[in-house]
Molecule: transfer RNA
Organism: Minisyncoccota bacterium
RNA sequence: GAGCCCAUAGCUCAGUGGUAGAGCGUUGGUUUCACAUACCAAAGGUCGAUGGUUCGAAUCCAUCUGGGCUCA
Repeated sequence: GAGCCCAUAGCUCAGUGGUAGAGCGUUGGUUUCACAUACCAAAGGUCGAUGGUUCGAAUCCAUCUGGGCUCA
């Protein structure tokens, strides 16, 4: 220098055009003498950034940023 892949909750990941989800974790409650387990509930996200397409974008397109792999 060229190509490809990845970026979504604190962590690991789903979601491939129609109001953003799961597990673990955190907080509260029930249970217990207490802790753990179990059960119930809640909080937590402007989906890496900026533009574009579209009635509508996490999703499609372009550029950029960060990370990974391959080639030179």